[in-house]
Predicted 3D model of a 1497-nucleotide RNA (small-subunit ribosomal RNA) from an uncultured bacterium.
Its Rfam family is "Bacterial small subunit ribosomal RNA". Its family is annotated with structural constituent of ribosome and ribosome in the Gene Ontology.
RNAcentral holds the sequence, with entries from ENA and SILVA.
RNA sequence: GCUUAGAGUUUGAUCCUGGCUCAGGAUGAACGCUAGCGGCAGGCCUAAUACAUGCAAGUCGAACGGUUGGAAUGUUUAGCAAUAGAUGUUCCAAUAGUGGCGCACGGGUGCGUAACGCGUAUGCAACCUACCUCUAACUGGGGGAUAACCCCGGGAAACUGGGAUUAAUACCGCAUAAGAUAGUAUUGCUUCAUGGCAGAGCUAUUAAAGAUUUAUCGGUUAGAGAUGGGCAUGCGUGACAUUAGUUAGUUGGUGAGGCAACGGCUCACCAAGACUUCGAUGUCUAGGGGUUCUGAGAGGAUGAUCCCCCACACUGGUACUGAGAUACGGACCAGACUCCUACGGGAGGCAGCAGUAGGGAAUAUUGAUCAAUGGACGCAAGUCUGAACCAGCCAUGCCGCGUGCAGGACGAAGGCCCUCUGGGUUGUAAACUGCUUUUGUAUAGGAAGAAACCCUUCGACGUGUCGAAGGCUGACGGUACUAUAAGAAUAAGGAUCGGCUAACUACGUGCCAGCAGCCGCGGUAAUACGUAGGAUCCAAGCGUUGUCCGGAUUUAUUGGGUUUAAAGGGUGCGCAGGCGGCCUGAUAAGUCAGUGGUGAAAGCCGACAGCUUAACUGUCGAAAUGCCAUUGAUACUGUUGGGCUUGAGUAUAGUUGAGGUUGGCGGAAUGUAACGUGUAGCGGUGAAAUGCUUAGAUAUGUUACAGAACACCGAUUGCGAAGGCAGCUGACUAAGCUAUUACUGACGCUCAUGCACGAAAGCGUGGGGAUCAAACAGGAUUAGAUACCCUGGUAGUCCACGCCGUAAACGUUGAUAACUCGAUGUUGGCGAUAUACUGUCAGCGUCUUAGCGAAAGCGUUAAGUUAUCCACCUGGGGAGUACGCCGGCAACGGUGAAACUCAAAGGAAUUGACGGGGGCCCGCACAAGCGGUGGAGCAUGUGGUUUAAUUCGAUGAUACGCGAGGAACCUUACCUGGACUUAAAAUGCAGAAGACCGACGGUGAAAGCCGUUUUCCAGCAAUGGCUUCUGUGUAGGUGCUGCAUGGUUGUCGUCAGCUCGUGCCGUGAGGUGUCGGCUUAAGUGCCAUAACGAGCGCAACCCUUAUCAUUAGUUACUAACAGGUUACGCUGAGGACUCUAAUGAGACUGCCACCGUAAGGUGUGAGGAAGGUGGGGAUGACGUCAAAUCAGCACGGCCCUUACGUCCGGGGCGACACACGUGUUACAAUGGGGGGUACAGAGGGUCGCUACCUAGUGAUAGGAUGCUAAUCUUAUAAAGCCUCUCUCAGUUCGGAUUGGAGUCUGCAACUCGACUCCAUGAAGCUGGAUUCGCUAGUAAUCGCGCAUCAGCCAUGGCGCGGUGAAUACGUUCCCGGGCCUUGUACACACCGCCCGUCAAGCCAUGGAAGCUGGGGGGACCUGAAGUACGUAACCGCAAGGAGCGUCCUAGGGUAAAACUAGUAACUGGGGCUAAGUCGUAACAAGGUAACCAAGCC
Repeated sequence: GCUUAGAGUUUGAUCCUGGCUCAGGAUGAACGCUAGCGGCAGGCCUAAUACAUGCAAGUCGAACGGUUGGAAUGUUUAGCAAUAGAUGUUCCAAUAGUGGCGCACGGGUGCGUAACGCGUAUGCAACCUACCUCUAACUGGGGGAUAACCCCGGGAAACUGGGAUUAAUACCGCAUAAGAUAGUAUUGCUUCAUGGCAGAGCUAUUAAAGAUUUAUCGGUUAGAGAUGGGCAUGCGUGACAUUAGUUAGUUGGUGAGGCAACGGCUCACCAAGACUUCGAUGUCUAGGGGUUCUGAGAGGAUGAUCCCCCACACUGGUACUGAGAUACGGACCAGACUCCUACGGGAGGCAGCAGUAGGGAAUAUUGAUCAAUGGACGCAAGUCUGAACCAGCCAUGCCGCGUGCAGGACGAAGGCCCUCUGGGUUGUAAACUGCUUUUGUAUAGGAAGAAACCCUUCGACGUGUCGAAGGCUGACGGUACUAUAAGAAUAAGGAUCGGCUAACUACGUGCCAGCAGCCGCGGUAAUACGUAGGAUCCAAGCGUUGUCCGGAUUUAUUGGGUUUAAAGGGUGCGCAGGCGGCCUGAUAAGUCAGUGGUGAAAGCCGACAGCUUAACUGUCGAAAUGCCAUUGAUACUGUUGGGCUUGAGUAUAGUUGAGGUUGGCGGAAUGUAACGUGUAGCGGUGAAAUGCUUAGAUAUGUUACAGAACACCGAUUGCGAAGGCAGCUGACUAAGCUAUUACUGACGCUCAUGCACGAAAGCGUGGGGAUCAAACAGGAUUAGAUACCCUGGUAGUCCACGCCGUAAACGUUGAUAACUCGAUGUUGGCGAUAUACUGUCAGCGUCUUAGCGAAAGCGUUAAGUUAUCCACCUGGGGAGUACGCCGGCAACGGUGAAACUCAAAGGAAUUGACGGGGGCCCGCACAAGCGGUGGAGCAUGUGGUUUAAUUCGAUGAUACGCGAGGAACCUUACCUGGACUUAAAAUGCAGAAGACCGACGGUGAAAGCCGUUUUCCAGCAAUGGCUUCUGUGUAGGUGCUGCAUGGUUGUCGUCAGCUCGUGCCGUGAGGUGUCGGCUUAAGUGCCAUAACGAGCGCAACCCUUAUCAUUAGUUACUAACAGGUUACGCUGAGGACUCUAAUGAGACUGCCACCGUAAGGUGUGAGGAAGGUGGGGAUGACGUCAAAUCAGCACGGCCCUUACGUCCGGGGCGACACACGUGUUACAAUGGGGGGUACAGAGGGUCGCUACCUAGUGAUAGGAUGCUAAUCUUAUAAAGCCUCUCUCAGUUCGGAUUGGAGUCUGCAACUCGACUCCAUGAAGCUGGAUUCGCUAGUAAUCGCGCAUCAGCCAUGGCGCGGUGAAUACGUUCCCGGGCCUUGUACACACCGCCCGUCAAGCCAUGGAAGCUGGGGGGACCUGAAGUACGUAACCGCAAGGAGCGUCCUAGGGUAAAACUAGUAACUGGGGCUAAGUCGUAACAAGGUAACCAAGCC
C1' cells in the first nucleotide's frame, strides 16, 4: 500500500442440499446498425495449402590478369587540311572472371518436439571461438599451374567438351622458430576425485603475402582478454492405468576408433544388468519462458504483438565448404507437385516484403526512403540492406476532443396519452435574442528529429591522432505547430424498458405472428410479440456471438462433505506407506534467522519527467514471494545412544456364553405303511369347485419306518469381526471379562495392492427326500386374471466335497485413542455372609444437560470437542449401461465411460386435502315405522327430433310445475312478408317555415304512403318563446363477453366453525391460544394449561303461537236487567265472558332427590298454561364451486348504424316415432252414489264482490240491493255424523278420448281459452331393479283463500284451518358433516399422481458380415546420394586422382499381425415429442404393505 457484495430458479408456503442462469473484467476477434476528428498501438488465430510478378546479400580495382567507355595528353599511318585508323601515358567510371570477407547475422513460421526442449541453479580439472582489444616474436627465398581472354566444337535450352596463352594476398615446396604440439626425466604447490598448476631440462615436428601515396594497412606463430557457442548435472515443467510391465548397444566394464570436447557416440571382447505403481513403456495433445487476462489472495486460464531460448525452411536422407551450418533466398540424391522442351533433356521451392488463388466468420499497399538507428564489404568516398524508419488501408483496441453556451412560457404548433369545452407530456426543448469558434474550410508562415562521417581552415605534440570553427546531408513533409478570416456554421447514434436490472403507456395481433440469458411471455383489455410516443443506459460508438477468469467455498492448501440430501468398502488379518508414549545425551536433514550471489531487458507497482492533457514514452526506485552458497540457533519433527512403565503383550488364578468343528442320544409334531374300530362323507373357501372317499376315506387305536426342525424356558438376554449362532450330551478348539501386578519394555494405531471369511438363491459331483415349495397342472375370482385364494406338485429346501462372492450384507453411522452433566433398568465378574445396599471393571438398553444438526434427531455405545490412518462423494436421467480388460463351469461379478437430454432431481419439517387408516361425535344418514315415486291416463317442464321459426337462459347434488305470480293479439326477444331512417322516445347546435294539432279523401292486411283543407304567440323594434321540417352532434340494440364487473342468488349449512392483538415456542413455513379430560344443540360451558384476552359466528335481543293480568270496548261480544220477533245481540243497556289490540307477568335447571370437583346430567319429582332451546319464523361467520344471472337492473370493452335499430299483418314459442323429471286422477267397500245434517281459519272486493228475485238441467243471463268493509259480500267449508243403495265386477270403480249442443271473457277463441249439458266410457285391479318425504298437532287425509289475471290452459305456487297417527332397539353398515390422530410420491389437492409394453415422428449411440483409410513396430528383398575404409592395370615425375569394391542408410517392394478411425445391409436398447392403444405396478393398509439380493416362467 492493497484486502472477500450478490441475485433469479425445485415448494401451496418453509429450511436445507444441489445444479442451471445472470450482473463484472478481458479479447490478435467476428457479425448487425451507425459514424465528425486526432494521437498511440495492433492487424491470416483457418491451408507448415499452392504460388504469377518485382524486390529482400552483397562488397572490395588500396589482392590479380584483363575488358569496355569517357577525358586529358603524346607518338605514328593515310591525307593539303578537316578528319579517319593504329599505338603509348595519366585520370575518372563501369564490369564478366580469379582472389578475400560476408552469405551460420538480420527477417519468417510453430510442422515436429512431453525432450536437459525450456526455466532455474551449478559444473567443465572434458571444450571451441573468424572479425575486435592487449602482449611477445616473425614476415627470407623459390616453383608449377589455372580461370578470364582467344580458337574449334556439342546442345532447342540449361549448360558443356577440346586446344593454346596468362596473373595474384589463389596453390605447392625450401629456410628459420618456441612460452605451440608430441615424447621423456624430475621438483614444488594444490583438488572430494579422475587429476590440475608452476618450475621456459632434453629430443622431435610445424609458419607467413603482399598492396601502396612510404606513412601505414595487411599476413604468420604464441599467450591473455572479450564476445559467441558446445557438453554435463540437481530441481521444476501436460492428459489417460479402459496403457503394467519395458529394454540387446539394451545397463556396466576393458581396449580401440572417432570428436573441439566427455560419453555405447561407434566397434571388439566380457558380465547380466538397467528402468518401473514416487507411474516405466505406450497412446493422445502441445514449441518453452519472461509475460498476458482474471482473482481479495491462493489459484485458474494463456503463450498474438515486444524480449530470450529451441525447432523448421516443398517432404525425407546426406555430406561439402567454413571460426561457425548438417546451411530459408548453397550443393548432391530420392519422392510428390508445378513449369519449359525441338521429347533427347532441363528448371523450381514467398513459414523474407508486397501481392495472387484457395480455405475461412475473419486479418492491410505488388507504397516512399536509406534522412536517422543497426548490419555486410571497403582506407575511404561509397555501394547494398522489404532489417529499420515512415506513409497508405481497417472504429480492431486504448486515450483525448468536438457536435455549442447563456437567456427565453402564450409552457407555441405538431406528436402521444387521458377521467376529453379541459388536462398531462415531449419541454427551455423549439422559435426568438445575445455570445463563443475547439473542430472543419480558406489564406499566410512553418519546425525539432542533424550530429557525425566527409570537406575546408586553425591549434597541440611525436605528421598521425586529438580538439575547435565553418560547410555538406530530411523519406516522413509544406506534415506537426502558429496566426488571420467568415460563420452555429461541417458533425449522433445504438441498445434496452416483466423480474433479476436503470427505464411505461397507447394501438395492432389473438398459443397466430413472434420473443427468450434464466424464470418464462402470447388462447381479445400483452408494461414480455410488432409499431408509435415517452423514458433509461452508454456514446463515435452501441449491441450480439465465440472464448477465458470471476461470481463457484460448485474439487474446498487457504476453504467442503459422507445417519436420512451424492457419498463408510459386507467383515477381518496384514506387507508397503502414513502417524506414533515418558525422561535424557549427540547430530543438525527438516525448521528458523543473518549474509553473499543470482533472479536479463521490457512489463506490473511507486515517484519524477517529456509530448497542450491522456493514452504513449523516458529516468530513478521498489518488487521479483524463487534457486544456490555460507554462517549461526536447536524448542519441535527426523536420525542415533542410554533409561522408564502408564500404551501393547505375557504369566498365574478364577469365571461367562445359542462362539466354532465333529460324534452320540432324545421326545413332540408331520407324512407314509400294516393291522384294528367305525360309516358317509372328508377337505377347502368370502362363497365354491378341483382333490380324497363304499376298492371303506376323514376320525380313532396299536405297531413300524423316514427325513427335517428343536415348543415351553425365551427376555429391551447372551456369544461372535461380520455373515451368523438355540433339544440333551462327549471330544477338540477359539475368544472375552475379572482379580493379582510377577515378567517384557513402545513391541503401537491405521492400512492402498494382497490374503482369508462371507445370508439366501444359484452351479457341479454323489447321497438323501418327511415338510414346505419357484416352475408346471387343475379349480375359482374377474371384462380379462399367464396373479392374489384353493387342490396338487418338480427343482430346491437337508448332508459331503468343490464353486459362486452378491443383499435394504443397515445402527443406511469405517477403525483406534483421549476428553466432556446426570437419572434409570439389566447381563457377567470382583469386594462382602447376602441379587438388603453400596463400590468397581467390562457389556446390553431407555431418558436427558451442554454441545452439534437443515431439521428429524444424536447425546460417555455421539451425529459433541480433538488427533491419526483408510474408504468414498461432486445436479437428475442416459447407467451401474456400452466398449475394453480381469475373475467365473455357467448364471454372472469386479472395474466402468461418452454422445444425447432436462432445469430441476432430492432431504427434513409445515399447513391443507385425501385414504377401500384409526378413535370420538352429530344429522329422517341408516335402522324402526307411515305414505309415496318407478307401471296406467292426463297436466306440466326438459332432452331429442322436426321446423321458415319452434326466441333465450337454467344442466349431478345446487337444471328439469325453474326465470314465467298466468304466450289467442299484445307480451315476444323468434320466423315470414310489408314499411320508416334524427328515427317509437330524450337532447345540443345551425338553417328554413309559421305553423303544429285536427278534419277529410284515396290506396293498403295494417303500419305506412299520397293528396286536400285550415293556419302561431309576446314585444314599438331588435329579438325571444312555441311547433314542425331540413342538416349535423347523437340516439337505439333482449347483439357478444357472468372467464372483465357491480348488485343479487343457490350450495356446503343454521354445519360449529373462522380469525385477531400481545406474549411464548420454532432458523423458518408455522405452532400455541382453538390441544387434553368432562359436558353441550353449539369453540355451550367447567376443570386443567405458556398463554392472557378479543372479534365474526353459536346463544340471546325481534315477530308469531300457547297461559294470565291490566287498560280500552265498535262494526265484535251478551252473563244479569228490560223491550221485541215465526226466528236472529234485533233494540235499550252492560264492560262480566269470548274476542279484538296495546302494555305487562311468566320458565331461570329457580326448588327437591340422586350422580358429578365443577360445568352439567338423571327423575311418570313438586309446582306450573308451558320444563330443560316450550312450538314456529326472521336471522346464514371466514370462505368454496372462475357456481348462476350482461334477458330484471347497472356497467368496462368489442360489434351493428337505410340496420343486429323501429313500426305493422300473419305465423311460431302449443310441432311429436321417442326418453327423463315433477305433479294430478285412479285402480275402489276405511269405497262409489243418493238424501239429510254439524263445525273453521286466513284472505279478497267499487273498471269490484254481489245478497235477494226471475229464466235456464247447467255453465250463465236479465233485474235489483248492500258494502271503499270486525258492519255488506265472496261463502254452501270438506272430510265428519245419520240414513238408503251398490257386493267385488274392468263394476253404480275409473274417468281419458271422441261426437253433439251450449255459456262466458275478449277487436278476435282455426292454429290455441276456460266452463256447462247430453252422449261416448280408453288405459288402469296397487306397479321390477330402484328411489323420495316425514319424529307430533308432524306424516297422512279433507276442504277454503289469495297473487298474477279481460279470460285462462292452476292438477302449479303461496297461505289457511279441519280430522289426526305409527315408530326410533340402537349407531355395525350406506350418505353427508365436525374434532383429534396417522400415512402420503397429492397441492388444479384422489375426478389427484403415476408405471410399462405397443403404435407414430425425430435425435444421438452400442453390436454387426463386410468395405475404406491412418499412423507406428518387427521380418525379408532391394538400395540412391554420401562419409569412412580397401584397391594391381587408367591419369600424374610425385603427392594424389579417376574408376571399381565393402559397410551403413533415405526411399521402394513383399507377406503377415496388432492398434486406431470412418462407413455399412441388418439389429439392440436409450432420449425427446398437448390431447393414440392396452392395462393399473407404485404413492393411503394404493385396495395382495413396500423394498433389496437371487432363481424360474